[in-house]
A computed fold for a 111-nucleotide RNA from a Gammaproteobacteria bacterium, annotated as Guanidine-I riboswitch aptamer. It was read from a public genome assembly, where an Rfam model found it. Model confidence (mean pLDDT): 83 of 100.

RNA sequence: UCAAAGUGCGUCUAGGGUUCCGGCCUGCUGCACAGGCGUCUGGUCCGAGAGAGGCAGUCCUCAGCCGCGUAUGCGGACGGGGAUACACGGCGGGAUAAAAGCCCGGGAGAU
Numbered sequence: 001u002c003a004a005a006g007u008g009c010g011u012c013u014a015g016g017g018u019u020c021c022g023g024c025c026u027g028c029u030g031c032a033c034a035g036g037c038g039u040c041u042g043g044u045c046c047g048a049g050a051g052a053g054g055c056a057g058u059c060c061u062c063a064g065c066c067g068c069g070u071a072u073g074c075g076g077a078c079g080g081g082g083a084u085a086c087a088c089g090g091c092g093g094g095a096u097a098a099a100a101g102c103c104c105g106g107g108a109g110a111u
Stems, first nucleotide, its partner, number of pairs: 007056003011052002015046002020043002022040001023037005057084006065076004086106001088109001092104003
């Protein structure tokens, strides 16, 4: 000084907040209603590249099938098996009601 091609989409979790529901407080003795509290364990909600799992994709391989070709072969659709590794990480900004391990971002930086 250089070094990504490291796939996609649901489900869920760690985590996250407070629109809605519920909870708590006050008005008020109670219901309804209104206001306040996320310094309320919650339901809904958001949610991981470096968390889990599923499906698909990609690559390798095996077996048969189909088409073309005289043939070694070439092409196609499916099926079985396998692989898909590794990964420390801000500050700041952005979205949403809001926040975050979300997005910028496998970024800056470190090694």